[in-house]
Small-subunit ribosomal RNA, 3' minor domain from Thermoanaerobacter sp. YS13, 145 nucleotides, folded computationally.
Context: one part of a larger RNA
């Protein structure tokens, strides 16, 4: 490469990541309850015992045993968090030459845009309110030369 221009959305195709999803699987840290080893501590200690006292009996002291608090692992339970996966589903992104139309850009051929409601294959249409970042023509007010 300048209107034989530019450009919007649906649809179709390919790829990518993401969201939803009956669920399924795995992990993590807690929580509640159950059980409760070793051991410390506390209690008890009718059984046992060398050192101390006592000639002795016994005393003192110690111990086994038993009970309790704490207590690892384990069990049960409902939740929490994280990850993986999941029929299907939702939009998004990207991709020279696909489909349908032509919404926007020049008054883009119904000026455009914003908000909202509603309708429609799609861009979008219509209603209501608002803006000029609207072209054209005429008039009015103001400003400047």
């Nucleotide at each position: 490469c300048a209107c034989c221009g530019c450009c919007c959305g649906u649809c179709a195709c390919a790829c990518c990541a993401c969201g939803a999803g009956a669920g399924u699987c795995u992990g993590c840290a807690a929580c509640a309850c159950c059980c409760g080893a070793a051991g410390c501590c506390g209690g008890u200690g009718a059984c046992c015992c060398a050192a101390c006292c006592g000639u002795a009996a016994g005393g003192g002291g110690g111990g086994a045993g038993c009970c309790g608090u704490c207590g690892a692992a384990g069990g049960u339970g409902g939740g929490g968090c994280a990850g993986a996966u999941g029929a299907u589903u939702g939009g998004g992104g990207u991709g020279a030459a696909g489909u349908c139309g032509u919404a926007a850009c020049a008054a883009g051929g119904u000026a455009g845009c914003c908000g909202u409601a509603u309708c429609g294959g799609a861009a979008g249409g219509u209603g209501c309110g608002g803006c000029u970042g609207g072209a054209u023509c005429a008039c009015c007010u103001c400003c400047u030369u």

The RNAcentral record of the full RNA draws on ENA and SILVA. The prediction has a mean pLDDT of 84.